[in-house]
RNA sequence: GGUCCUGUGGUCUAGUGGUUAUGACGUCUCGUUUACACCGAGAAGAUCGACGGUUCAAUUCCGUCCAGGACCA
Numbered sequence: 001g002g003u004c005c006u007g008u009g010g011u012c013u014a015g016u017g018g019u020u021a022u023g024a025c026g027u028c029u030c031g032u033u034u035a036c037a038c039c040g041a042g043a044a045g046a047u048c049g050a051c052g053g054u055u056c057a058a059u060u061c062c063g064u065c066c067a068g069g070a071c072c073a
Stems, first nucleotide, its partner, number of pairs: 001072007010025003018056001027043005049065005
């Protein structure tokens, strides 16, 4: 330099154009315990990488860029 893949709470992840974006782990609160852990109940936590475009409507489709990765040279 070329081709391709990925980007969604702190981490991992589901979500093939339409209601308030899913779950697990983690964090916090309460219950339980002498206490801790386990367990149960609940809560907080995401401008869906950025900017544009298409559309009545975009996390989803298209373009450019950014970051990471794979392969080729």
Molecule: transfer RNA
Organism: archaeon